A computed fold for a 76-nucleotide RNA from a Pseudobdellovibrionaceae bacterium, annotated as transfer RNA. The RNAcentral record of the sequence draws on ENA. The source organism's lineage runs through Bacteria, Pseudomonadati, Bdellovibrionota, Bdellovibrionales and Pseudobdellovibrionaceae. Its Rfam family is "tRNA". Rfam classes the family as a transfer RNA.

Order: sequence, then structure tokens, then C1' cells
RNA sequence: GAUCGCGUGGCGCAGUUGGUAGCGCGUUUCCUUGACAUGGAAAAGGUCACAGGUUCAAGUCCUGUCGCGAUCACCA
Repeated sequence: GAUCGCGUGGCGCAGUUGGUAGCGCGUUUCCUUGACAUGGAAAAGGUCACAGGUUCAAGUCCUGUCGCGAUCACCA
């Protein structure tokens, strides 16, 4: 330098044919206990990497940029 993949709550990851963004763990509150653990119930938490475009509507499609990874190439 080229190609491909990935970027989504604190962490790990889903998200189908474009139609109001979810799961597990964690956090907070409550119940249960003499207390803790386990168990049960509920809640909070997201500008979907960034910027544009298409569309009535974009996490999803298109373009560019950035970051991470892999492969290939170049360089003595």
C1' cells in the first nucleotide's frame, strides 16, 4: 500500500426482507434471611465509531474518514 472482517448500555454479544434497539453478566431498589449467599420481582443505563447521502422511515443500503484484527504485497 491492497483486500476482507469487525466497531451496538459498564463488560461479552444478538439484531432476519430497512419499519419505535434486545439478551446474558454486572449495577440500583424491593421481597425472602437473625445476617449473608442463593432464589424471586422491578428499575436505571444506548446520539448504534465519526461525517455526509438515499428513503416517508437507516443499527441495517451507498460514499468518505478514524480505530482494531486478519491475509497478501512492498521495502535490505